[in-house]
This record gives sequence, structure tokens and C1' cells, in this order.
RNA sequence: GGAGGCGGCCGGACGGCCGCGGACGCGAUCGUCGAAAGGCGGCGUCCGAGGAAAGUCCGAGCUCCACAGAGCAGGCUCGCGGGUAACCCCCGUCCGCCGUGAGGCGAGGACCAGCGCCACAGUGACGAUGCCCGCGUAAGCGGGAGUGAAACGCGGCAAGCUCGAGCCGGAGCAAGACCGAAUAGGAGGGCGAAACGCGGCGUUCGCGCCGCAGCAGGCUGCUCGCUCAGCCCUCGGGUAGGUCGCCCAGAUGGAUGGCCGUCCUCGGACUUCGGUCCGGGACAGAACUCGGCUUACAGGCCGCUCUCCAG
Repeated sequence: GGAGGCGGCCGGACGGCCGCGGACGCGAUCGUCGAAAGGCGGCGUCCGAGGAAAGUCCGAGCUCCACAGAGCAGGCUCGCGGGUAACCCCCGUCCGCCGUGAGGCGAGGACCAGCGCCACAGUGACGAUGCCCGCGUAAGCGGGAGUGAAACGCGGCAAGCUCGAGCCGGAGCAAGACCGAAUAGGAGGGCGAAACGCGGCGUUCGCGCCGCAGCAGGCUGCUCGCUCAGCCCUCGGGUAGGUCGCCCAGAUGGAUGGCCGUCCUCGGACUUCGGUCCGGGACAGAACUCGGCUUACAGGCCGCUCUCCAG
């Protein structure tokens, strides 16, 4: 000097103008709504996304439901030691694999319980006898060559079933808690009364339905006419809706933005080497809150007693 490894950090800065959400304050003036109080607009101050807010993959807090104990089923985990509220997370270490190396990766318990599978090659891939040699009448026995990761030996494979050990109740903030109308329906009480009516049908014998008649009441103050078994109070459940849960970001169709200037940075072109011009600056965006993991990401910075190569 070049190429890497590991660990960590930033992820545009400043100013101006305009705009959005929230909290607090002002209310002198102006607009608007309102009888008023006051509300809204307005004015002022302050606050307003991320390293991943993401995927929702693990583990918790929190909430509701369930729950005597034990077991089965199901799910998850798997060398060893430690950390942690807990974890499939983190640290150390052994072993295996990859890399020249620094380092990286690993679902790393058990195929002497049982079942299943074993590509290609090979006679044969789990109980097989094709080829060659020897012995033998033969059946067969012994030896050998060859294939393959593995060839009869207690072969290999469990991110195959399974077995072993350990852990695990379920659902999730649309969880859930509180307040709670109008209308309809329910329970109790009161008022009302003409008929405590008539007829028919059904009946679980409580009553219900239909038709006729019809007082009070209603439709209009009156008359006519029409309509008709209600009217009022109390209680309780549910719904709409509201508040909390919910936050010094805190929405409830979701604010956190836009433009301009200067600077930064990357690329390209030009250059009188001073600069000039053009273009780009990612991934993504809270919705109860934490601890992790994984994934995405323009560009840049820092540390290392780290490694390899060249001089």
C1' cells in the first nucleotide's frame, strides 16, 4: 500500500417562509355560533417517529376467561457451564464442518426399543450370492476381484415416524373497566274507565288472535267525523354514544410535511486547476408498553494488542 475479519456509531446540518397534530396560556381587538356562560377560528409559548417504528417470529408485563390433583393428546426446546423477570435470546467453552488466515456456521440427546428410507454405481443397500479361484458328485463351504459414503459388521439417516428428558392453560388493547340515552321490549306500582262487553278460533287453561260495538284519551280551540286500550311513575338488562385503558408523540381515517437559500456528500461533464454546471442522497414510517431475534437500507464515520498478500 492492497484485500479482508470483528465490534460499534451516524443515517443529512443551519436559516427563512408556509402548513399539520397535541398540551398550556391569552382573550385587548376581529370573524362566527350562542339568550348567556362560553365554544370554534385567532394570537403566544413548548413538544411532535425509527434504527429498524417493519415482520408479528420468540419471551414478558397488563387484561379477561378457565382451573382440586394427576394423566393423555398437542406444541416447543435439546453438547456442557453460566447470565436473565423470561426466552427459540446473550456470554463462555468442547466437538463437527467451512475458510490460507483473522474468523464464521451448526435443530450438536438416542438408530443395542420398533417401523421406514438409503440417489448414482453395483450381483446385492439389509438378511444378498451375479463373476473368478480352491474343495466337493451335488447341496454347499472357504478365499478373492469390483462398485459405493456404507457390503453383513450389531453399516448410515431422527429439519423421517418414533423414543428419552425438560418446559408450556386459552385468548388478546377490537384485551377489558366504568358511565349510559332515544325507540322497542321486560318487571313492579299508580291512574283511568263505556262495555268488567258480544261473537268466533286456538290453548300448555295462564291466556293469545280476529271481527263487531265503543267511554276517557288522541287527531284541531269547538262541532262533525275518524281512531282507539291505553296513560304516568319507578326499577333492571342490552344497544347507540361517551370516558378510561392510552403515555412529556399519542391519532381514532390516522399529525410529525412542503418550498427556497447556504453548506455537506456521491456520480458525470467542462476547466484558465481557482472552480463552474447538471443530476442523485436510501430503507421505511408509531397506535398499550418493554426484552430479544430476523429482514430492508443511498452514503459515510470510528475502534482493534485482528488476519492474509506485496514492497
The RNA shown here (Bacterial RNase P class A) has 311 nucleotides and comes from a Candidatus Limnocylindria bacterium. The coordinates come from a structure-prediction model, not an experiment, and the mean pLDDT is 75. It is recorded under the gene name rnpB.